[in-house]
RNA sequence: CUCUCCGUAGCUCAGGUGGUAGAGCAGCUGACUCUUAAUCAGCGGGUCGCAGGUUCGAAUCCUGUCGGGGAGA
Numbered sequence: 001c002u003c004u005c006c007g008u009a010g011c012u013c014a015g016g017u018g019g020u021a022g023a024g025c026a027g028c029u030g031a032c033u034c035u036u037a038a039u040c041a042g043c044g045g046g047u048c049g050c051a052g053g054u055u056c057g058a059a060u061c062c063u064g065u066c067g068g069g070g071a072g073a
Stems, first nucleotide, its partner, number of pairs: 001072007010025004019056001027043005049065005
């Protein structure tokens, strides 16, 4: 320098062929318990790495860019 994969909640990750962003764990509240743990019920938490473009509508398609992994020269 070129190619390729990844970046989504505090963490690990889903998200068909564009149509109002999800799970598990963690956190908080309540129930249960003498207390804790476990269990059960509920709640909060995200400008989808960043910027632009296409579109009525973008996490998803296109371009650029940043960070990380891999391959080639």
Molecule: transfer RNA
Organism: Rikenellaceae bacterium DTU001